[in-house]
Context: one part of a larger RNA
RNA sequence: GGACGAACGCUGGCGGCGCGCCUAACACAUGCAAGUCGAACGGAGCUAUGUUGAAAGCUUGCUGGAUAUAUAGCUUAGCGGCGGACGGGUGAGUAACGCGUGAACAAGCUGUCCUUCACAGGGGGAUAACACUUGGAAACAGGUGCUAAUACCGCAUGAGACCACAGGGGUGCAUGCUCCAGGGGUCAAAGGAGCAAUCCGGUGAAGGGUGCGUUCGCGUCCCAUUAGAUAGUUGGCGGGGCAACGGCCCACCAAGUCGACGAUGGGUAGCCGACCUGAGAGGGUGAUCGGCCACACUGGGACUGAGACACGGCCCAGACUCCUACGGGAGGCAGCAGUGGGGAAUAUUGGGCAAUGGGCGCAAGCCUGACCCUGCAACGCCGCGUGAAGGAAGAAGGCUUUCGGGUUGUAAACUUCUUUUGUCAGGGACGAGUAGAAGACGGUACCUGACGAAUAAGCCACGGCUAACUACGUGCCAGCAGCCGCGGUAAUACGUAGGUGGCAAGCGUUGUCC
Numbered sequence: 001g002g003a004c005g006a007a008c009g010c011u012g013g014c015g016g017c018g019c020g021c022c023u024a025a026c027a028c029a030u031g032c033a034a035g036u037c038g039a040a041c042g043g044a045g046c047u048a049u050g051u052u053g054a055a056a057g058c059u060u061g062c063u064g065g066a067u068a069u070a071u072a073g074c075u076u077a078g079c080g081g082c083g084g085a086c087g088g089g090u091g092a093g094u095a096a097c098g099c100g101u102g103a104a105c106a107a108g109c110u111g112u113c114c115u116u117c118a119c120a121g122g123g124g125g126a127u128a129a130c131a132c133u134u135g136g137a138a139a140c141a142g143g144u145g146c147u148a149a150u151a152c153c154g155c156a157u158g159a160g161a162c163c164a165c166a167g168g169g170g171u172g173c174a175u176g177c178u179c180c181a182g183g184g185g186u187c188a189a190a191g192g193a194g195c196a197a198u199c200c201g202g203u204g205a206a207g208g209g210u211g212c213g214u215u216c217g218c219g220u221c222c223c224a225u226u227a228g229a230u231a232g233u234u235g236g237c238g239g240g241g242c243a244a245c246g247g248c249c250c251a252c253c254a255a256g257u258c259g260a261c262g263a264u265g266g267g268u269a270g271c272c273g274a275c276c277u278g279a280g281a282g283g284g285u286g287a288u289c290g291g292c293c294a295c296a297c298u299g300g301g302a303c304u305g306a307g308a309c310a311c312g313g314c315c316c317a318g319a320c321u322c323c324u325a326c327g328g329g330a331g332g333c334a335g336c337a338g339u340g341g342g343g344a345a346u347a348u349u350g351g352g353c354a355a356u357g358g359g360c361g362c363a364a365g366c367c368u369g370a371c372c373c374u375g376c377a378a379c380g381c382c383g384c385g386u387g388a389a390g391g392a393a394g395a396a397g398g399c400u401u402u403c404g405g406g407u408u409g410u411a412a413a414c415u416u417c418u419u420u421u422g423u424c425a426g427g428g429a430c431g432a433g434u435a436g437a438a439g440a441c442g443g444u445a446c447c448u449g450a451c452g453a454a455u456a457a458g459c460c461a462c463g464g465c466u467a468a469c470u471a472c473g474u475g476c477c478a479g480c481a482g483c484c485g486c487g488g489u490a491a492u493a494c495g496u497a498g499g500u501g502g503c504a505a506g507c508g509u510u511g512u513c514c
Base pairs, nucleotide, nucleotide: 001514002513003512004511006510007509008508009507010506013384014383015382016381017380018379020376021342026340027339028338030337031336032335035082036081037080041078043076044075045074046073047072048071049070050069051068056063057062058061089295090294091293098220099219100218101217102216103215104214105213108212109211113208114207115206116205117204118203119202121155123153124152130145131144132143133142134141135140160187161186162185163184165182167180168179169178170177171176191200192199193198221267222266223265228258229257230256233255234254235253236252238250239249240248270292271291272290273289274285275284276283277282297318298317299316300315301314320331321330322329323328350373351372352371356370357368358367359366360365387417388416389415390414397408398407399406400405422451423450424449425448426447427446431441458503459502460501461500462499463484464483465482469498470497471496472495473494479486480485
């Protein structure tokens, strides 16, 4: 000198764009953050319309409308499907194939999506909801009976896939891979909407795409005042398990394996793209944004599923908090706000799904604290303003003086002008790619007019380094100080004042890095 997610002191006009718990991965009141589909299904409720026409009333053929039923629309607890594995948060753990980079999988899986081929025949038994009922304070649980499906289960069919068998061809770095035809065994399916056309779905197979899994080369902090470490340890044979390879696991056999090219142990730490600095080499950092990883009160476990060992799912144990009728239950903000606490320190319990994107749905649409906006904070960067021109009797006042003056100083006053900004008033968007509708921001930005210099300057320094000097007070006191050093009676170094210098809505100080 540059930089900062900064803080502190003094000061503070506006706008744009960013950015804001670095500490206690401390504990959390309250609200919201993941639902959706009635075009899979049986019910229930409401409304409208049509038919039916009970009770009751009386002017005995009228009023009345119960009940039942049909159609249409709306709502929906349950069953079922898809999604809750994405999106959002945090950095605790991790020195590791975790990350980065480059390869490999002839050792792999992949819902939805795209392309292609083939198919969907015929049956069955249940169960929630519901009704009745039991237990319980509750959470909830049980019993009996009924019912549906794109829920569940056999059978048929098998283009095809898989399994074992035997035959032939091609090919690879090895285990091997692949193609052709053969007979045998195993394996499918679901319907819905519509007057219909048709559309949305279902099943099997192949290819693609996307995503994921696994392996390897190289790179990846400090300590040797850590020198030896290791028994599933290292390898083999056989098996189990897995989507798949593998001591991943197991039985048996062998005695290996790693290490001064730093094993093992200890400390510290998420990694990278990047960011800061520097001419570069390098050094430092890993906030925001993007990629990967890990975690979700602490520890362990599996279930479901294409995908999890699953933040707002389940089970067990533990600590903590809450409810309780003391028998038993409920909870997990490192989602968005917000609270307490910690701290030098870090924001609204806001608006909207209008846009972008996501989930579900044929769609209309619903949900979305992702996101888009708003609010707060000079926290940062950038831009603008606090007026401009003229104006010497060099006014007054202040300070100083050798008492002549000097200086503040064209500075002010005053004259002329302008209106960025501000206030008020009028108009008023783009963002919404459309056939139409739809804007939170927002009556915002912007435009026009009116008013009036009006609403807007501080902070630090002035001995040398280092740009800027005098007076008074103080008297080794009070104090200053980054280093050298100032202060003991004329202090340009302390305090105040005037003046000056520097930067400016900031200026200084502290901390950290280069």
Small-subunit ribosomal RNA, 5' domain from an uncultured bacterium, 514 nucleotides, folded computationally.
The full RNA is in RNAcentral, with records from Greengenes.
The coordinates come from a structure-prediction model, not an experiment, and the mean pLDDT is 87.